The RNA shown here (Bacterial RNase P class A) has 342 nucleotides and comes from a Chloroflexota bacterium. RNAcentral holds the sequence, with entries from ENA. The prediction has a mean pLDDT of 77. A source record names the gene rnpB. Its Rfam family is "Bacterial RNase P class A". By type it is a ribozyme. Lineage of the source: Bacteria > Bacillati > Chloroflexota.
RNA sequence: CGAGGCGGUCGGACGGUCGCGCGCCGCACCGGGCAACCGGUCGGCGUGAGGAAAGUCCGAGCUCCUCAGCGCAGGGUAGCGGGUAACACCCGUCCGCCGUGAGGCGAGGACCAGCGCCACAGUGACGAUGCCGCCGGCGGAGCCGGCGGAGUGAAACGCGGCAAGCUCUACCCGGAGCAAGGCCAAAUAGGAGGGCGAAACCCCGGUUCGCCGGGGGGAGAGGGGCGCUGCCCAGCCCUCGGGUCGGCCGCACGAGCCGUCGGGUGACCGGCGGCCUCAGAUGGAUGACCGUCCCCGCGAUCCGUCGCGGGACAGAACUCGGCUUACAGACCGGCUCGCUGG
Numbered sequence: 001c002g003a004g005g006c007g008g009u010c011g012g013a014c015g016g017u018c019g020c021g022c023g024c025c026g027c028a029c030c031g032g033g034c035a036a037c038c039g040g041u042c043g044g045c046g047u048g049a050g051g052a053a054a055g056u057c058c059g060a061g062c063u064c065c066u067c068a069g070c071g072c073a074g075g076g077u078a079g080c081g082g083g084u085a086a087c088a089c090c091c092g093u094c095c096g097c098c099g100u101g102a103g104g105c106g107a108g109g110a111c112c113a114g115c116g117c118c119a120c121a122g123u124g125a126c127g128a129u130g131c132c133g134c135c136g137g138c139g140g141a142g143c144c145g146g147c148g149g150a151g152u153g154a155a156a157c158g159c160g161g162c163a164a165g166c167u168c169u170a171c172c173c174g175g176a177g178c179a180a181g182g183c184c185a186a187a188u189a190g191g192a193g194g195g196c197g198a199a200a201c202c203c204c205g206g207u208u209c210g211c212c213g214g215g216g217g218g219a220g221a222g223g224g225g226c227g228c229u230g231c232c233c234a235g236c237c238c239u240c241g242g243g244u245c246g247g248c249c250g251c252a253c254g255a256g257c258c259g260u261c262g263g264g265u266g267a268c269c270g271g272c273g274g275c276c277u278c279a280g281a282u283g284g285a286u287g288a289c290c291g292u293c294c295c296c297g298c299g300a301u302c303c304g305u306c307g308c309g310g311g312a313c314a315g316a317a318c319u320c321g322g323c324u325u326a327c328a329g330a331c332c333g334g335c336u337c338g339c340u341g342g
Base pairs, nucleotide, nucleotide: 001338002337003336004335006333007332008331009330010329012293013292014291015290016289017288018287020048021047022046023045024044025043026042028041029040030039031038032037050313054324055323057322058321059320060319061318062177063176064175065174074173075172076171077170078169079093080092081091082090083089094108095106096105097104098103109168110167114166115165116162117161118160126158131149132148133147134146135145136144137143138142181249182248183247184246191240192239193238194237195236196235201216202215203214204213205212206211223233224232225231226230256275257274258273259272260271261270262269263268294311295310296309297308298307299306300305
C1' cells in the first nucleotide's frame, strides 16, 4: 500500500420565523364556586423519540384470576463450566465443520429400552446369502453349516447408521395481560330501607238537635282498592347501594445514567462520588419553512472557487433485559493475509 476479519462510537451542527404536547410561573381576560380554589384563553420560562422507539420472537418486573397440595397431558431447553432477577441471551472452554489466516458456524444428552426409516445400485440395508474358492455334515443330483474373496453402495453383519422420526433421560414452565388493575363519581332508569301525621277553624247538605256525610283549610304532599284503628298499589320526599358518562391513579427514580477505583481471562460483580440531562400523549404532541455551515455526487473553472442535486432506516404509548430485522454515511481500536521499502 492492497485485501480481509472482529469489536466499538456517532448517525447532521448553529441561528431565525411560525406552530404543537407536557411542567412551572404570572393571575391579565372569561366561566364556575360562599370561600379555599378549579377549568379555559393569553403571556413568559423550561422541556420534548431511537439505535433500532420496529417485529412482538424469547425472558422478567408489576397487576388481576384460580388458589389445599400434587400429578397427568402439553410446551420448552440440551457438550462442560460460569454470568444474570431471568432467558432460547451473554462469556469462557472442549469437540466437529468451513477458511491460508484473523475468524466464523454448530438443531453437539441417549440408537447395549422399544418402534420406525435407510433413495439408487446391490443376493442382501439388518430374521441377508446371488457368484467364486476352501473345510465339515448327510447315501446322492444337491442341500445345510462355517471361513475367505470378488462385486454394489454413503454404509455390507460390526451390538451398522439416523433421534433437523416417534421415543427415552435430565432440568424448566399455572392462566391472562396496563383495554392489567385500583380510586372518586353526575343526570336518567332499575334495586333496598324509611317517611308522607292531626286538630283548631270555615262552607254545604241532612238531622231524632246527640251528631252524621262531603268539601276547604292546616300544606309547598293525601289518587285508588279491600275483608277499613289496618293493609296493598300508584305518586312524592329522604337515605343507602351497584353500574354507566366523566375524572384521577397505575405512569415516568429505574435490575437507571455518568465518572472513578478494585476483583475477574471474560460475560459480569462490588465500593465511592455525581446526575435527573432519562418525553410522557389518550384520536394520540415531538413539526414546517428559511439562512449559514458540514458530508457525498455531477458539471463548470481564471484552480481561488462557483452552480445543481442528494444526506438513510424509521417514530414512543406500563416498564426493563435480550434476540432478530431495516439503515445514506462518518469515525475509532486491536488482529490476519499478500506485496513492497529501510